Model confidence (mean pLDDT): 82 of 100. Predicted 3D model of a 128-nucleotide RNA (SAM riboswitch aptamer (S box leader)) from an Actinomycetota bacterium. It matches the Rfam family "SAM riboswitch aptamer (S box leader)". Gene Ontology term of the family: regulation of gene expression.
RNA sequence: CGCUCAUCCCGAGGGGCACCAGGGACACGGCCCGACGACGCCCCGGCAACCAGCACGAGUCCGCCAUCGGCGGGCCGUGCCAGGUGCCAACUCCGUCCCGCGGCAUCGGCGCGCGGGGGAGAUGAGGA
Numbered sequence: 001c002g003c004u005c006a007u008c009c010c011g012a013g014g015g016g017c018a019c020c021a022g023g024g025a026c027a028c029g030g031c032c033c034g035a036c037g038a039c040g041c042c043c044c045g046g047c048a049a050c051c052a053g054c055a056c057g058a059g060u061c062c063g064c065c066a067u068c069g070g071c072g073g074g075c076c077g078u079g080c081c082a083g084g085u086g087c088c089a090a091c092u093c094c095g096u097c098c099c100g101c102g103g104c105a106u107c108g109g110c111g112c113g114c115g116g117g118g119g120a121g122a123u124g125a126g127g128a
Base pairs, nucleotide, nucleotide: 001127003126004125005124006123007122008121013044014043015042016041017040022033023032024031027096028095029094030093045088046087047086050084051083053080054079055078056077057076059075060074061073062072063071064070065069092120097117098116099115100114101113102112103110104109
């Protein structure tokens, strides 16, 4: 960055700093967090396992050598690890746009409930 793919109902908190006061991405609404100090920054701790690494596979595809077979590689799967990121209130806190079912109605609908999708966003791995 009008780009691609995957994931987003799991999990994981203590301390310090401060003439920090707002914060939960943006707008609006809701609902929460916050002077018992939130948010932020620093330290330590932790969670997870996307990438990297390692191992395995009577999974799959391809190549090479070739005697049943062997070797190498891609993808896929499983496990280990914790090097690179990430994360550690609330589903990505919830809604907003569309659809389905239900509910309600004063019947060209809804400040309603549940579910699905979209959009936006976040994180990773790539790409330009």

It was read from a public genome assembly, where an Rfam model found it.